[in-house]
The prediction has a mean pLDDT of 83. A computed fold for a 114-nucleotide RNA from uncultured Chitinophaga sp., annotated as SAM riboswitch aptamer (S box leader). The sequence is in RNAcentral, with records from MGnify. It matches the Rfam family "SAM riboswitch aptamer (S box leader)". From the family's description: The SAM riboswitch is found upstream of a number of genes which code for proteins involved in methionine or cysteine biosynthesis in Gram-positive bacteria.
RNA sequence: CUUAUCCAGAAAGGCGGAGGGACUUGGCCCUGCGAUGCCUUAGCAACCUUUCCAGAUCAGCAGAUCAGGAAAAAGGUGCUAAUUCCUGCCCACGCUUAGCGUGGGAAAGAUAAG
Numbered sequence: 001c002u003u004a005u006c007c008a009g010a011a012a013g014g015c016g017g018a019g020g021g022a023c024u025u026g027g028c029c030c031u032g033c034g035a036u037g038c039c040u041u042a043g044c045a046a047c048c049u050u051u052c053c054a055g056a057u058c059a060g061c062a063g064a065u066c067a068g069g070a071a072a073a074a075g076g077u078g079c080u081a082a083u084u085c086c087u088g089c090c091c092a093c094g095c096u097u098a099g100c101g102u103g104g105g106a107a108a109g110a111u112a113a114g
Base pairs, nucleotide, nucleotide: 001114002113003112004111005110006109011041012040013039014038015037019030020029021028026086027085042080043079044078047076048075049072050071051070052069053068055066056065057064058063084108089105090104091103092102093101094100095099
C1' cells in the first nucleotide's frame, strides 16, 4: 500500500504503584476493594492452516482462478470491561427544531492475509 473483518465470544495468579479507556470535541465509564501496563497460566475465536461436501469461470489436456457450506484446533498471529465505550465530520429522513432521533457514509484506528 491492497483486500477482508470490527453490535458475538473469552480471566485467574504474580510484578508494580497512578492514573487509564489511540488521537480530537463533548459525554460516559474503569481505578489504592490496586486500574493502565508487563510476565505466567488458562481460555475465546477461526484470519492463516487441515479435512470433507458441493459449485462457477477460463483452458485443447494438464491445470488455473473465484466464491459457498460443514467440521477440527496441532501450528503462525490475534483477542479476553463497556459496539472500535458513545460521539465529533458529511448526506438522507423524521420530530415536540439553539436541538434531538434513526439510517447510511467518510476519516482515523485495530487485527489478519498478501